The prediction has a mean pLDDT of 87. A computed fold for a 100-nucleotide RNA from an Elusimicrobiota bacterium, annotated as c-di-GMP-I-GGC riboswitch aptamer. It was read from a public genome assembly, where an Rfam model found it. The source organism's lineage runs through Bacteria, Pseudomonadati and Elusimicrobiota.
RNA sequence: UCCGAUAAAGGCAAACCCGUCGAAAGGCGGGGACGCAAAGCCACGGGGCUAAACCCGAGAACGGCAGAAGUUCUUGGGCAUGUUGGCCGGGUUGCCGAAG
Numbered sequence: 001u002c003c004g005a006u007a008a009a010g011g012c013a014a015a016c017c018c019g020u021c022g023a024a025a026g027g028c029g030g031g032g033a034c035g036c037a038a039a040g041c042c043a044c045g046g047g048g049c050u051a052a053a054c055c056c057g058a059g060a061a062c063g064g065c066a067g068a069a070g071u072u073c074u075u076g077g078g079c080a081u082g083u084u085g086g087c088c089g090g091g092u093u094g095c096c097g098a099a100g
Base pairs, nucleotide, nucleotide: 002100003097004096011036012035016031017030018029019028020027021026034086040092041091042090044089045088046087047084048083049082054078055077056076057075058074059073060072061071062070
């Protein structure tokens, strides 16, 4: 240094519940432990998740000379500026020390 033990000292905390923030995915705090040797940190690449805003279509109402423009509502689709480090890769820091 690789590596990771039925080792020691410690650490983190899935599901679920409560509170809170958010349109949502999800985050944060408390409880709780399925697990974890980086389950410490960083959204750089890929993947997953979400779709408020935006874009496109359909319908309705308003509009108006008008089946025009425009506005509003409902609904379908697309899309990260969102999210995930407990999906993988990459970067970076780091506790302990059996065997090999």